RNA sequence: GCAGCCGGCCGGACGGUCGCGACGCACGCAGGUGCAUCGAGGAAAGUCCGGGCUCCAGAGGGCAGAUCGCCAGGUAACGCCUGGGCGCUGGCGGCGCGAGCGGCCAGCGACGGACAGUGCCACAGAAAUCAGACCGCCGGCGGGCAACUGCCGGUAAGGGUGAAACGGUGGGGUAAGAGCCCACCGCGUGUCUGGCAACAGACACGGCACGGUAAACCCCGAUUGGAGCAAGGCCAAAUAAGCGGCGAGAGACGGCCCGUCUCGAUACCGACGCCGCGGGUAGGCUGCUGGAGGGUACGAGUGAUCGUACUCCGAGAGAAAUGACCGUCCGGACAGCAAUGUCCGACAGAACCCGGCUUACAGGCCGGCUGCACUC
Numbered sequence: 001g002c003a004g005c006c007g008g009c010c011g012g013a014c015g016g017u018c019g020c021g022a023c024g025c026a027c028g029c030a031g032g033u034g035c036a037u038c039g040a041g042g043a044a045a046g047u048c049c050g051g052g053c054u055c056c057a058g059a060g061g062g063c064a065g066a067u068c069g070c071c072a073g074g075u076a077a078c079g080c081c082u083g084g085g086c087g088c089u090g091g092c093g094g095c096g097c098g099a100g101c102g103g104c105c106a107g108c109g110a111c112g113g114a115c116a117g118u119g120c121c122a123c124a125g126a127a128a129u130c131a132g133a134c135c136g137c138c139g140g141c142g143g144g145c146a147a148c149u150g151c152c153g154g155u156a157a158g159g160g161u162g163a164a165a166c167g168g169u170g171g172g173g174u175a176a177g178a179g180c181c182c183a184c185c186g187c188g189u190g191u192c193u194g195g196c197a198a199c200a201g202a203c204a205c206g207g208c209a210c211g212g213u214a215a216a217c218c219c220c221g222a223u224u225g226g227a228g229c230a231a232g233g234c235c236a237a238a239u240a241a242g243c244g245g246c247g248a249g250a251g252a253c254g255g256c257c258c259g260u261c262u263c264g265a266u267a268c269c270g271a272c273g274c275c276g277c278g279g280g281u282a283g284g285c286u287g288c289u290g291g292a293g294g295g296u297a298c299g300a301g302u303g304a305u306c307g308u309a310c311u312c313c314g315a316g317a318g319a320a321a322u323g324a325c326c327g328u329c330c331g332g333a334c335a336g337c338a339a340u341g342u343c344c345g346a347c348a349g350a351a352c353c354c355g356g357c358u359u360a361c362a363g364g365c366c367g368g369c370u371g372c373a374c375u376c
Base pairs, nucleotide, nucleotide: 001372002371003370004369005368006367007366008365009364010363012329013328014327015326016325017324018323020039021038022037024035025034026033027032041347045358046357048356049355050354051353052352053228054227055226056225065224066223067222068221069220070084071083072082073081074080085111086109087108088107089106090105091104092103094101095100112219113218117217118216119213120212121211134159135158136155137154138153139152140151141150142149143148167185168184169183170182171181172180186208187206188205189204190203191202192201193200194199232286233285234284235283242277243276244275245274246273247272253270254269255268293312294311295310296309297308298307299306300305330345331344332343333342334341335340
């Protein structure tokens, strides 16, 4: 210097003119006008997690269901973040005859449990979990002139199948072989040491057993009531039920008065009208934006993050506003020999508020890592 990956930040700048929305002030009887201030994002998006807030339900506890799952920390909380552990993958070195061991860097991991139980493991293969012998190797008894071959037995080193074959390497041993024996490697068990822990290390023992699968059922542990600002609260035209008051009551109707039936006076109630309460539709107000808030400095911490001090106030809505033009500049594309000209400036767009995750994003800036090339 180039390329790739990872992380962080910006995402046109300044000035002017006009327009739109909100709030405040002034003027106007009013429609409105003038002035001042403010007016989208890093994702406002998907609505996938977690909270605040609100209402409903609920003595307390459990079951079921759902979600999560190495350890520690952060946080209001999380499935998020930080740090650590372990494992896997890739690259580059190192040690060892070898099996293998260990280092650095980068990336990834739903990473509790497979001796609680159940299920499944296709195809291939002789045999797939109380497994097994196809080829081969070896021995014995036969056949054959020989090449070779039949039967019985041993074996699991070599070949072959498979994702996986009851440890591996080197040596001894043997008829051939085999943890059969030895050393080492791996694995398992125990003890001790270090660490808050996950886990790691050392030593001793065990010839090696214990296959895989839990994003299969399941077991263990933790968390977990439901609905959402169309939550909820207040005011309230209209209307029905219901309640109260007043009025009208000439006649008629229903009721009341009753053990039952008939007749039935007065009074009362209803039916009727008006007013009020109530109710709550339209509508209005509220919730509503000053908050787990932003910035700067200092401090604690490896870090996520936290603390202290100072400072700032930055949409509030209704489904509806948040834009356009001009000039100078910045960046890009195209045309042109050039001067210059034309066009473009990503993704997208609040509506109760926050913390995350995910997805979209032209172009640019900063930092780190890896690889390659060149120079000293």